Molecule: Group I catalytic intron
Organism: Spirosoma spitsbergense DSM 19989
RNA sequence: CGCCGGACUUAAAAAGUUGAGUGCGCGACUGGAAACGGUCGAUGUAGAACCGCUUAAAUUCGGGGAAACCUUAUCAGUUAACAGCUGACUGGCAAUCCCGAGCCAAGCCCUGGGGAAACUCUCGGAAGGUGUAGAGACUUAACAGGCGGCACCUAAUCACAUGUUUGGGGUGAAUGGUGAAGAGAAAGUCCAGACCACAAAUUACUGCAUU
Numbered sequence: 001c002g003c004c005g006g007a008c009u010u011a012a013a014a015a016g017u018u019g020a021g022u023g024c025g026c027g028a029c030u031g032g033a034a035a036c037g038g039u040c041g042a043u044g045u046a047g048a049a050c051c052g053c054u055u056a057a058a059u060u061c062g063g064g065g066a067a068a069c070c071u072u073a074u075c076a077g078u079u080a081a082c083a084g085c086u087g088a089c090u091g092g093c094a095a096u097c098c099c100g101a102g103c104c105a106a107g108c109c110c111u112g113g114g115g116a117a118a119c120u121c122u123c124g125g126a127a128g129g130u131g132u133a134g135a136g137a138c139u140u141a142a143c144a145g146g147c148g149g150c151a152c153c154u155a156a157u158c159a160c161a162u163g164u165u166u167g168g169g170g171u172g173a174a175u176g177g178u179g180a181a182g183a184g185a186a187a188g189u190c191c192a193g194a195c196c197a198c199a200a201a202u203u204a205c206u207g208c209a210u211u
Base pairs, nucleotide, nucleotide: 008021009020010019011018012017022046023045024044025043026041027040028039029038030037031036050149051148052147053146054145055144060101061100062099063098064097065096069092070091074088075087076086077085078084102130103129104128108125109124112121113120114119134191136190137189138188139187140186150179151178152177153176157173158172159171160170194211198207199206
């Protein structure tokens, strides 16, 4: 530069609609010296949201909540009445929000041994994970854990300079912060269920592709 696709994530078949979550902008309270963070609320919006290395184990047994949407019947509203519509209730599906016990990779903290040392074995712990997929099995590895870097913000503290009676200010530096959410299975292979098409013909069976 060209072509194709997309317009934060996710569920509802699609949607300019609805639910839930996320960032940004707004308000209240609150932690902090500040930057910034936490909780709650209302509403609009979707521009932006970095890089490298490393880990792949547990994956079990239980418990609580959940909107939109669908909903036989019932009740209420609307109607003169019926139908319809709206709301409530009940049930369903389910995006997902959590809890207890147990267990867990790498890294971190820590108890007690071995060793000259390098190192190694071991008791326990915090964070995080598992539990939490369409019933589920497995591989990879990230938006997850760990370590490091980079960019930007702040300057309590420290250093420096100035000045010196105090006060206040200046420059530099992170041990302080920011760089969204999606993993209630992400990318895939398998498996399970469902719809439709095809395999000369069939509403079965088997196979196969998409969803």